[in-house]
RNA sequence: ACGGAUCUUUGGAGAAGCUCACCGGCAGCCGGCCGGAACGAGUGCCGAAGGGGCAAGCGGCGAAAGCCGCCAAUCUCUCAGGCAAAAGGACAAAGAGCAUG
Repeated sequence: ACGGAUCUUUGGAGAAGCUCACCGGCAGCCGGCCGGAACGAGUGCCGAAGGGGCAAGCGGCGAAAGCCGCCAAUCUCUCAGGCAAAAGGACAAAGAGCAUG
């Protein structure tokens, strides 16, 4: 000096707090209005924990076509997770010590 993982600090996006249900208040007689809460159900939505998929490439089989295996991402899926705040958060920057060349 380079790369690696770990730790610390800082930054860090997207998407209903929608409907029902629940609690409180108001109105009043069944149609509702306001606020709260964020546990449950439903529908919709997001993509940046984690997880799944694949292009090239490599390898195997095959005469070939092709098939199989390995296989990247901020792409894609949305299983998980998430859609107020907090938390979390891929990733980025700085620093610390550690191991290795």
Molecule: Glycine riboswitch aptamer